[in-house]
RNA sequence: GGGCCUAUAGCUCAGUUGGGAGAGCGUUUCAAUGGCAUUGAAAAGGUCGUGAGUUCGAGUCUCACUAGGUCCA
Numbered sequence: 001g002g003g004c005c006u007a008u009a010g011c012u013c014a015g016u017u018g019g020g021a022g023a024g025c026g027u028u029u030c031a032a033u034g035g036c037a038u039u040g041a042a043a044a045g046g047u048c049g050u051g052a053g054u055u056c057g058a059g060u061c062u063c064a065c066u067a068g069g070u071c072c073a
Base pairs, nucleotide, nucleotide: 001072002071003070004069005068006067007066010025011024012023013022019056027043028042029041030040031039032038049065050064051063052062053061
């Protein structure tokens, strides 16, 4: 220098053919209990890496860039 892959909640990740942003763990609150352990219920938490484009509508499609990984030179 070139090719490919990845980027979504604090962490690990899902998200189907473009239309509802989600799960597990963690955090907070409440309840049960002798109980800050355990179990159950509820809640909070997101610029979907950044910018632009297409579209009535983009996490999803297109382009550029950034960061990480990998292969080639």
Transfer RNA from an Anaerolineae bacterium, 73 nucleotides, folded computationally.
Rfam family: tRNA.
The RNAcentral record of the sequence draws on ENA.
Its mean pLDDT, the model's own confidence on a scale to 100, is 81.